[in-house]
Context: one part of a larger RNA
RNA sequence: UGACGGGGACCCGCACAAGCGGUGGAGUAUGUGGCUUAAUUCGAUGCAACGCGAAGAACCUUACCUGGGCUUGACAUGCACUGUGUCGUCGGUGAAAGCCGGCUAGCGUAGCAAUACGCGCUUUGCACAGGUGCUGCAUGGCUGUCGUCAGCUCGUGUCGUGAGAUGUUGGGUUAAGUCCCGCAACGAGCGCAACCCCUGUGAUUUGUUGCCACCGGAGCAAUCCGAGCACUCGAAUCAGACUGCCCAGAUCAACUGGGAGGAAGGUGGGGAUGACGUCAAGUCAGUAUGGCCCUUACGCCCAGGGCUGCACACGUACUACAAUGCCCAGCACAAUGUGAACCGAAACCGCGAGGUGGAGGAAAUCCUCAAAACUGGGCUCAGUUCAGAUUGCAGGCUGCAACUCGCCUGCAUGAAGUUGGAAUCGCUAGUAAUGGUACAUCAGCUACGGUACCGUGAAUACGUUCCCGGGUUCUUGUAUCA
Numbered sequence: 001u002g003a004c005g006g007g008g009a010c011c012c013g014c015a016c017a018a019g020c021g022g023u024g025g026a027g028u029a030u031g032u033g034g035c036u037u038a039a040u041u042c043g044a045u046g047c048a049a050c051g052c053g054a055a056g057a058a059c060c061u062u063a064c065c066u067g068g069g070c071u072u073g074a075c076a077u078g079c080a081c082u083g084u085g086u087c088g089u090c091g092g093u094g095a096a097a098g099c100c101g102g103c104u105a106g107c108g109u110a111g112c113a114a115u116a117c118g119c120g121c122u123u124u125g126c127a128c129a130g131g132u133g134c135u136g137c138a139u140g141g142c143u144g145u146c147g148u149c150a151g152c153u154c155g156u157g158u159c160g161u162g163a164g165a166u167g168u169u170g171g172g173u174u175a176a177g178u179c180c181c182g183c184a185a186c187g188a189g190c191g192c193a194a195c196c197c198c199u200g201u202g203a204u205u206u207g208u209u210g211c212c213a214c215c216g217g218a219g220c221a222a223u224c225c226g227a228g229c230a231c232u233c234g235a236a237u238c239a240g241a242c243u244g245c246c247c248a249g250a251u252c253a254a255c256u257g258g259g260a261g262g263a264a265g266g267u268g269g270g271g272a273u274g275a276c277g278u279c280a281a282g283u284c285a286g287u288a289u290g291g292c293c294c295u296u297a298c299g300c301c302c303a304g305g306g307c308u309g310c311a312c313a314c315g316u317a318c319u320a321c322a323a324u325g326c327c328c329a330g331c332a333c334a335a336u337g338u339g340a341a342c343c344g345a346a347a348c349c350g351c352g353a354g355g356u357g358g359a360g361g362a363a364a365u366c367c368u369c370a371a372a373a374c375u376g377g378g379c380u381c382a383g384u385u386c387a388g389a390u391u392g393c394a395g396g397c398u399g400c401a402a403c404u405c406g407c408c409u410g411c412a413u414g415a416a417g418u419u420g421g422a423a424u425c426g427c428u429a430g431u432a433a434u435g436g437u438a439c440a441u442c443a444g445c446u447a448c449g450g451u452a453c454c455g456u457g458a459a460u461a462c463g464u465u466c467c468c469g470g471g472u473u474c475u476u477g478u479a480u481c482a
Base pairs, nucleotide, nucleotide: 001482002481003478004477005476007475008474009472010471011470012469013468015464016463019427020426021425022424023423026319027318028317029316030315031314032313033312034310035309042053043052064305065304066303067302068301069300070299073128077127078126079125080124083121084120088103089102090101091100092099093098106119107118108117109116110115130294131293133292134291135290139288141283142282143281144279146277151190152189153188154187155186156185157166158165159164170181171180172179196271197270198269199268201239202238203237204236205235206234207233210229211228215226216225217224218223242265245259246258247257248256249255321420325379326378327377328376329375330374339366342361343360347356348355349354386417391412392411393410394409395408396407397406433456434455435454436453437452438451439450
């Protein structure tokens, strides 16, 4: 100078407290451990692994296992050689890959032609290819985490023999090393903040595919056409918020409390943005890459199986246990986004999944209708008109193919479950809770996952004694800490 302390002081954070809803009990889904297995491929392991890599494991993927095959190779470049059997097509064998056999002869240049050369293909040989083999403790790059915490440093000067100190400490203040005052310091850099994007208000410009107030026409009406751009909305450019104004407190400084005006008030709300560094943190299986290792195999192709295996244990979710509910009928209101091997309307068939159909749509035009809510009726506290696991039968869809191992529908079946021990998690406002919608991946789907979007919409915060984490400076202890 640091580090550490179950030492002290100060400050902050859904850290506690105050509240709301969960997890832990049940069933199922999913990931992991373990066990099993020919194989159950590999990685991730406190927070910061466990709905994680995987934004899609029936084949493929696929890296694993069993079996059948290939050996300059599935792929690249070069050299030499052989043959013209390019491409393609047929037959045998076979599960396929592969192996064996038959047919077929390309393009360009020179030349009448034969032919020669080059390209392509092919044979053989050689250099080499190939490796999801090992090492993330050899690495690059990227990422997580402390933490969006307020810190981390430098130049010159000064002090100290020196390591170093000062600045960065002190008094206030802030979300903030934010700012003010003081001071042997004066300045500066990376961070903070601002600049960027979305959202909340208004103005101007622009009106199609958007809108429909006024006007005209058609129609019983719904509505359509014309006309129009007022309104909504889309897009662009501006304005607006700065403690600017007032009051009070304060060193009359920073600032703090209250108020006015205002759509918005003291960082308005949200996002992107992550300092010096820590964890030899994660990743050689995304790619790149040093070294090591394999080379008729640790490479490559194929069929089938496995990754889905089940006594059990854990994590994360979904669905429930019901009456603030369930069932039936009626009826209202969104936003984001996708669409061409695609989205698919009307109409018809089917109880339904779905089928026929094909209008319209490369889209503000078509697909395109949300659900909870609300209204009316039934159920009356029960393992039930709750709950839906499991199983049987009958179907639908995708796909070469649903046995291992897909999703969906109908009928029947109707398990556990009556609010969950110790313990533990999330959340401070359009948040929690709750309801649906869309998309990526994708033939289909295990999505109840992920990422967005909109609807309905709370309760509570006295406070900082305590638990956890972080920060600051001072102080104290430790040399069997550096």
Background:
This is a predicted structure of a 482-nucleotide part of an RNA (small-subunit ribosomal RNA, 3' major domain) from Verrucomicrobiaceae bacterium CNC16. Its Rfam family is "Bacterial small subunit ribosomal RNA". Gene Ontology terms of the family: structural constituent of ribosome and ribosome.